[in-house]
Annotation:
This is a predicted structure of an 88-nucleotide RNA (c-di-GMP-I-GGC riboswitch aptamer) from Paenibacillus sp. The sequence was found by an Rfam model in a public genome assembly.
RNA sequence: UUCGAUAAUGGCAAACUUGCUGAAAAACAAGGACGCAAAGCCUCAGGUCUAAGGUUCCAAAGGAGCUAUGAUAGCUGGGUUGCCGAAG
Numbered sequence: 001u002u003c004g005a006u007a008a009u010g011g012c013a014a015a016c017u018u019g020c021u022g023a024a025a026a027a028c029a030a031g032g033a034c035g036c037a038a039a040g041c042c043u044c045a046g047g048u049c050u051a052a053g054g055u056u057c058c059a060a061a062g063g064a065g066c067u068a069u070g071a072u073a074g075c076u077g078g079g080u081u082g083c084c085g086a087a088g
């Protein structure tokens, strides 16, 4: 530097359940394992999700559309750090 076939020490933890925060998406904690060689960390670019607030329309109540400043690093790319092993 490239790779993850075998092996070791270990690590993380999807769905779901409970609690808790939130308008929601979702986060956090415990349980639980579908998977993961960066499923460690960073929203820089794109994607996706949500729509409190803002705004537009209909309007009696209310409803619908648009919108990220919210969320996702377990969607992809990028940045950054790093364990073990193999090959060079």
Base pairs, nucleotide, nucleotide: 001087002086003085004084011036012035016031017030018029019028021026034074040080041079042078044077045076046075047072048071049070053067054066055065056064057063058062